[in-house]
């Protein structure tokens, strides 16, 4: 250097923390929808406007945002 195999650990699930519990990954996993332009054989890219959510599920806690009461 290259391959193969255990083992410990760790990352990752569209915006924060914690706890439980599920799933992917180390060849990565993982990086949200909608419209228009542009480009393009197709897919994929750029841009411009919009829009929902702190969960991957749960449960608590901050943020924020919408109605209601004193």
């Nucleotide at each position: 250097u290259c391959c193969u195999c255990c083992a410990a650990c760790g990352g990752c699930g569209g915006u924060g923390a914690a706890g439980c519990u599920c799933g992917c990954c180390a060849u990565a996993a993982c990086c949200g929808c909608u419209c228009g332009c542009a480009g393009c054989g197709a897919u994929g890219u750029g841009u411009g406007a919009g829009c929902c959510a702190a969960u991957a599920g749960c449960u608590u806690c901050u943020a924020c945002c919408a109605a209601a009461a004193c």

This is a predicted structure of a 70-nucleotide RNA (Fluoride riboswitch aptamer (crcB RNA motif)) from an archaeon.
Of the family's consensus pairs, 100% are formed in the model.